[in-house]
Context: one part of a larger RNA
């Protein structure tokens, strides 16, 4: 060096794609670069250790070997990697034919219900609350009927239901377009996994130009409650919320669980396929991708986890190293700005 970890104690990047780099299926030659082994050279001397001899003894001195775990030629071994030349089909891909689905995007179009306009009926209240008042209303409001005007979200369906890498994604039609699954063949023949840097995408808020603005509602401003009440409650209300395009880059971006892969009892439910069986039924059984809930073995401090693993194991990648100082300062990158990222020390316990 060779550590020990990362559900919940400190630790999995928000989330993909993919570059170098790592790491890799079966099977045959070759080669012999890694390994592996012999042999020569060289590793200076002193000092380490081990056997010995001189100073009465020790220290000291001194004589041999060992040791120098290394280089470097050279002769060899060929399992395993690695080069190189071939074959395979079980990893990955394509094709064919199908299925599900709020996956994405772009354009029409619907129907509730709020809001406000305009009528028409009708009269003294409405509204709101623990209670009340600011509010609205005889300049006729609430309510009730008809017509219209604009904006936003889509109610039953609907479901630990479905899609998507992750954010997230719910009316309806067309158009465009990714991804999954499935059965049987066929085809390519390791074409793969993982991925520092890199670069796409990334809720909500805020930025920016420029519409748009029904409801909600930071800021406000009033009423109320209170000692106070810059809060909760209550009338009102501007940005924002919608749209284009263009920034920001973050979140308990959460399964607090990186991403692939192989193995390890079972049981119920449910969502897509595929198969078989029968009494054809709202039926049964098998299988196969997903998605929940129980559990065994193991694991785990505990709680839990348990074929969707927190089990046994490989391969990459990222992170942690006592609290506080602090995810702060500087400074470097980014960004209009808010600020983001990268990321300390003093000093203190």
């Nucleotide at each position: 060096c060779u550590g020990g970890g990362c559900g919940u104690a400190a630790a999995g990047c928000g989330g993909g794609c993919g570059u170098a780099g790592g790491c890799g299926g079966c099977u045959u030659g070759g080669u012999c670069a890694g390994u592996c082994g012999g042999a020569u050279g060289u590793g200076a001397a002193a000092g380490c250790c081990c056997c010995g001899g001189g100073c009465u003894u020790a220290a000291c001195c001194u004589g041999g070997g060992a040791a120098u775990u290394g280089c470097a030629u050279u002769c060899g071994a060929u399992a395993c990697u690695g080069c190189c030349a071939g074959g395979c089909u079980a990893g990955a891909a394509u094709g064919u034919a199908g299925u599900a689905g709020a996956g994405g995007g772009a354009a029409g179009u619907g129907g509730a219900a709020u809001u406000c306009c305009g009528g028409g009926u009708g009269u003294a209240g409405c509204g709101g609350u623990g209670a009340a008042a600011u509010g609205c209303g005889u300049a006729g409001a609430u309510a009730u009927c008809c017509g219209g005007a604009g904006g936003a979200a889509c109610a039953u369906c609907a479901g630990u239901g479905g899609c998507g890498a992750a954010g997230g994604c719910g009316a309806c039609u067309u158009c465009c377009u990714g991804g999954a699954c499935u059965a049987a063949c066929a085809u390519u023949g390791a074409c793969g996994c993982u991925g520092a840097g890199g670069u796409g995408c990334g809720a909500a808020a805020g930025c920016g130009u420029g519409g748009g603005g029904a409801g909600c509602a930071a800021a406000c401003a009033g009423g109320g409650u209170u000692a106070g009440a810059u809060a909760c409650c209550c009338u009102g209300g501007u940005a924002g919320u919608c749209c284009a395009c263009g920034c920001c880059g973050u979140a308990a971006a959460c399964g607090a669980u990186g991403u692939c892969a192989a193995c390890u009892a079972g049981a119920u439910g449910u969502u897509g396929g595929g198969g078989g069986g029968u009494u054809u039924a709202a039926c049964c059984c098998c299988u196969u991708a997903g998605u929940a809930u129980c559990g065994c073995a193991g694991c785990u401090a505990a709680c839990g986890c348990a074929u969707u693993a927190a089990g046994u194991u490989g391969a990459c990648c990222g992170c942690c190293u006592g609290g506080g100082g602090a995810g702060u300062a500087c400074g470097g990158c980014c960004g209009c700005a808010a600020g983001g990222u990268u990321a300390a020390a003093a000093c203190u316990c």

Predicted 3D model of a 349-nucleotide part of an RNA (small-subunit ribosomal RNA, central domain) from a metagenome. Its Rfam family is "Bacterial small subunit ribosomal RNA". Rfam links the family to the GO terms structural constituent of ribosome and ribosome. Its mean pLDDT, the model's own confidence on a scale to 100, is 90.